[in-house]
Description
Transfer RNA from an Anaerolineales bacterium, 74 nucleotides, folded computationally. The source organism's lineage runs through Bacteria, Bacillati, Chloroflexota, Anaerolineae and Anaerolineales. Rfam family: tRNA. By type it is a transfer RNA. The prediction has a mean pLDDT of 82. The RNAcentral record of the sequence draws on ENA.
């Protein structure tokens, strides 16, 4: 250097056939219990790396850039 991939909630991720963003776990409460703990319930939490561009409208398509992984003949 070049080529694939990847970047959504505190963590793992999932949504990529463009229509107003979700699951686990994680915390907050509250129920349950003598009390923890497990379990059950509600609740909060995201300008979806950045800046542009298409569009009526983009997490989702196109472009740069930034990070990160992977792999580049003998």
């Nucleotide at each position: 250097g070049c080529c694939a991939c990847c970047a959504u909630a505190g963590c793992u991720c999932a949504g990529c056939u463009g229509g107003u963003a979700g699951a686990g776990c994680g915390a907050g409460c509250g129920a349950u219990u003598c009390g923890u703990a497990a379990u059950c319930g509600c609740u909060a939490g995201g300008u979806c790396g950045u800046g542009g561009g298409u569009u009526c409208g983009u997490a989702u398509c196109c472009c740069a850039c930034u990070g990160g992984u992977g792999g580049c003949u003998c």